This is a predicted structure of a 350-nucleotide part of an RNA (small-subunit ribosomal RNA, central domain) from an uncultured prokaryote.
RNAcentral holds the full RNA, with entries from ENA.
Context: one part of a larger RNA
RNA sequence: CUGGGCGUAAAGGGUACGUAGGCGGUUUUUUAAGUCGGAUGUGAAAGCCCUGGGCUCAACCUGGGAACUGCAUUCGAAACUGGAUUACUAGAGUAUGGUAGAGGGUGGUGGAAUUCCUAGUGUAGCGGUGAAAUGCGUAGAGAUCUGAAGGAACAUCAGUGGCGAAGGCGACUCACUGGGCCAUUACUGACGCUGAGGUGCGAAAGCGUGGGUAGCAAACAGGAUUAGAUACCCUGGUAGUCCACGCCCUAAACGAUGUCAACUAGAUGUUGGGAAGUUUUAUUCUUUGUGUGACGAAGCUAACGCGAUAAGUUGACCGCCUGGGGAGUACGGCCGCAAGGCUAAAACUU
Repeated sequence: CUGGGCGUAAAGGGUACGUAGGCGGUUUUUUAAGUCGGAUGUGAAAGCCCUGGGCUCAACCUGGGAACUGCAUUCGAAACUGGAUUACUAGAGUAUGGUAGAGGGUGGUGGAAUUCCUAGUGUAGCGGUGAAAUGCGUAGAGAUCUGAAGGAACAUCAGUGGCGAAGGCGACUCACUGGGCCAUUACUGACGCUGAGGUGCGAAAGCGUGGGUAGCAAACAGGAUUAGAUACCCUGGUAGUCCACGCCCUAAACGAUGUCAACUAGAUGUUGGGAAGUUUUAUUCUUUGUGUGACGAAGCUAACGCGAUAAGUUGACCGCCUGGGGAGUACGGCCGCAAGGCUAAAACUU
């Protein structure tokens, strides 16, 4: 490289947008680049192959043919691919009317709880554990109650419920804002799919500057436990957790399953929408589309299992894998304030 693969054996990029590229619906006419056919020229000789001849045979030598699958020129063909062109609406999109939602950022508001402070009542304990001790408390703790402060998180509702590309998103609320879904007709007329590089976003932890700090809590201190205990348990406790701005760019970033499209039995739950029914609500029923679950036929799979949300049957494009260790390391490069990240070997060993 080919072939074969990528849920769990090695292997889907964290995710999206998008450049080049690759691929691309129906139709008219045309072109003739690809494609197909013919002709001409060329494709040295030798060799190989076929068929003759010569050394007694053979090796060897030699005549003829074929072949040289190619290239160039030229004449044709026009189904398919491409180019030009004409039209279309089934892909894609726009408009209109609805609709659900923790989708996003900003401002404001709220109650419960913890902690601290304050005032009162009140007296000897509280706290903690397997048991204790450190700790707190007669300078009045804990308990109870008045008032006040401040920070963080939003019980119930809550649901294999919803929304988002992913990360993720949960009190209430004004305004701002992205996307989805459904219905109806109208419009645009292939405007599409994928996407190397590139760009944006990207949990937690971490970093920089400035704030904030109630609770929790790496580090740290003390008390226990223990042979020891740099731990598990307890009492404290600083970074951090929170906010603003700027970095970092990694995760079992998981469905361990790339994106898009088409097709392929059933039965069942749920979400929102539409239609019918009901005076209305609740409830019930029906149909189709959308999302989300659990079963399951065929099929697939090494098995487990997957099974219209495929790991089934196909197509388009990208990414990735090639025994284990060495190693996601060294070196170099790029990025970063740093921590480090990305790219990424070899010797050697087995």